RNA sequence: GCUUGUUCUCAGGGCAGGGUGGAAGUCCCUACCGGCGGUAUCCUCCUCGCAAGGGAGGGAGCCCGCGAGCGCCCGCGGCCAUUGGCCGCGGGGUCAGCAGACCCGGUGAGACGCCGGGGCCGACGGUCACAGUCCGGAUGAAAGAGAAUGAGC
Numbered sequence: 001g002c003u004u005g006u007u008c009u010c011a012g013g014g015c016a017g018g019g020u021g022g023a024a025g026u027c028c029c030u031a032c033c034g035g036c037g038g039u040a041u042c043c044u045c046c047u048c049g050c051a052a053g054g055g056a057g058g059g060a061g062c063c064c065g066c067g068a069g070c071g072c073c074c075g076c077g078g079c080c081a082u083u084g085g086c087c088g089c090g091g092g093g094u095c096a097g098c099a100g101a102c103c104c105g106g107u108g109a110g111a112c113g114c115c116g117g118g119g120c121c122g123a124c125g126g127u128c129a130c131a132g133u134c135c136g137g138a139u140g141a142a143a144g145a146g147a148a149u150g151a152g153c
Base pairs, nucleotide, nucleotide: 001153002152003151004150005149006148007147008146009145010144017029018028019027031133032132033122034121035066036065037064038063042058043057044056045055046054047053061120062119069098070097071095072092073091074090075089076088077087078086079085080084102118103117104116105115106114124136125135126134
């Protein structure tokens, strides 16, 4: 250094101002926010050097994937009641249904990532009124990140 076992820690942000209304952080104008890995014409730092070069870190909500949530499937319990429906709890992550959303101009050998401009998106349940921003499941789970320690090469 590579592969691998175990344990531990960490792992999500946001309604400010105004309008309508009996009532809205839910509607309207306007504001604000952006999980994890990958990709990299950008940025910063270090090293050697005339230069080329080498190394470290950061860099996409809408490019490729992943996670949570809903759906779906399975199990258990309860109720209705007739071969199913509803509710609750637990499990699966094979399914991929919801899995959402970007274009134009510029630079350049090369950009959906840089610069400029204009757009767009955001689980489920709750609520005196429709929620990315409030409350709840959640002091949960988890993509992953890091540390300690053991084994093999």